Predicted 3D model of a 411-nucleotide RNA (Bacterial RNase P class A) from a marine sediment metagenome. Its Rfam family is "Bacterial RNase P class A". Rfam links the family to the GO terms dimeric ribonuclease P complex, tRNA processing and ribonuclease P activity.

RNA sequence: AGCAGAAAGGACGGUCGCUGCCCUCGAAAGAGGGGGGAGGAAAGUCCGGACUCCACAGGGCAUUGCGCUGGGUAACACCCAGUCCCGGCGACGGGAAGGAAAGUGCCACAGAAAAGAUACCGCCGGAGCCCCUCAGGGGGCCGGAGCCGAGAGGCCCCGGCCCGGAUCCGGUAAGGGUGAAAAGGUGCGGUAAGAGCGCACCAGUGCUCCGGGUGACUGGAGCAGCUCGGUAAACCCCGCAAGGAGCAAGGCCAAAUAGGGAAGCACAUGGGGUGGCCCGCCCCGGCUUCCGGGUAGGCUGCAGGGCUCCGGAGCGAUCCGGGGUCCCCGGCGGGAGUAAUUUCGCCGGCAGAGGAAUGACCGUCACCCGGCCCUCGCGGGCCGGGGACAGAAUCCGGCUUAUUUUCUGCU
Repeated sequence: AGCAGAAAGGACGGUCGCUGCCCUCGAAAGAGGGGGGAGGAAAGUCCGGACUCCACAGGGCAUUGCGCUGGGUAACACCCAGUCCCGGCGACGGGAAGGAAAGUGCCACAGAAAAGAUACCGCCGGAGCCCCUCAGGGGGCCGGAGCCGAGAGGCCCCGGCCCGGAUCCGGUAAGGGUGAAAAGGUGCGGUAAGAGCGCACCAGUGCUCCGGGUGACUGGAGCAGCUCGGUAAACCCCGCAAGGAGCAAGGCCAAAUAGGGAAGCACAUGGGGUGGCCCGCCCCGGCUUCCGGGUAGGCUGCAGGGCUCCGGAGCGAUCCGGGGUCCCCGGCGGGAGUAAUUUCGCCGGCAGAGGAAUGACCGUCACCCGGCCCUCGCGGGCCGGGGACAGAAUCCGGCUUAUUUUCUGCU
């Protein structure tokens, strides 16, 4: 300088203040006392469950999520241990890690071409053309002769050899150039030039055999020219899983008023209909009581739970206190396991409140930081300062995010 893991989130006392529960006083409002009163993340509400209601013969489609292996767990997208790949000198970290050889799509810019392709430059083969006349003309190299010049050299002639230009057609994928990525790499052969076209070696892929591992996978040998671009957190295919809504879920108690039902009463029959009239029958109405639904309001779910006993409060749903027993959960210790986790024993279980409490100040001590003084140093003393993030709301298991320090191990 870094990497990984673990722990803590001050203690005690005083004063003031808040609050659900119990006790006492009080008609009530309230007063006094007792004991209780946030977190490692209570947060985001991102996963998984418990619990509750609704739906559901069975099967399929759609949609969503997940996707290496083994293990853990009530379950998970979580955790542990590993495999492979990537990053890092390393401690270590990261991975949504099935399929691109089922199909479709996309791959900016550049580039000829972004996928069973193509041809820009280049390389190779071929065709006709390179004014007219006529058969030549141009360039380079080598050899020989002649002329000029003092020389260096210049001019010219002859012979031999070599070399084209642009256009079109075709072959090629070696080389150049572009790109994040270009159709395996190197060499030899081969060819007009080339090419896994052939061969050797290397790399990859597939198959077979042998060895290791529960497995992912891995070590070795052989065979096959098979050489296939990337992208699935693009559609998609394959495999596995998932019914929906959520504590404002849901359950219960229950006024006044209005309305519904039943019975009774009034009875010398209130009104209407039927009918000529009466009885009868039907409809509407009055009073009383009861029943059921439901609203206000309230209880519960809900803070360990079930069963049971005793006492108390409330009209009631139900609540409060105490005891017994069974279960559940948490902490510590021992055992199993590399670990996650699990098992046995002991101890313990106390916020439960929806206009929602859990705070502030002071003092002492401890911790951290800075300054000064004493001391060789270890250390000690004095002064000043600091303590974050944040906050329950049905409850658990995770993940992620916020935040102050300390310790341990490792590079």
The RNAcentral record of the sequence draws on MGnify. The prediction has a mean pLDDT of 77.